[in-house]
RNA sequence: GCCCCGGUAGCUCAGCUAGGCAGAGCACCCGGCUGUUAACCGGGUGGUCCCAGGUUCGAGACCUGGCCGGGGCG
Numbered sequence: 001g002c003c004c005c006g007g008u009a010g011c012u013c014a015g016c017u018a019g020g021c022a023g024a025g026c027a028c029c030c031g032g033c034u035g036u037u038a039a040c041c042g043g044g045u046g047g048u049c050c051c052a053g054g055u056u057c058g059a060g061a062c063c064u065g066g067c068c069g070g071g072g073c074g
Base pairs, nucleotide, nucleotide: 001073002072003071004070005069006068007067010026011025012024013023020057028044029043030042031041032040050066051065052064053063054062
C1' cells in the first nucleotide's frame, strides 16, 4: 500500500437477508420472598447506533470518504 471482518446501553452482543417504535443477557436502582444475606421472582433507569456527507417520505441498516480494533496478502 491493497483486501476482508468488526465498531449499537456501564460490559458481552443481537437487530443487516427484506429501510418503518432501537433490543436481549449481565450489571445498576426499586419492590416481593426470607429471621438476615445470597439465590429466585416482578418492575424500572440507562443510547450523539464510531465520525462526516449522500440517497430516501423515512437510515443502526443502503452509497461515498475518514477514524479505531482484528485478520490476510505484498
This is a predicted structure of a 74-nucleotide RNA (transfer RNA) from a Thermoprotei archaeon. RNAcentral holds the sequence, with entries from ENA. Its Rfam family is "tRNA".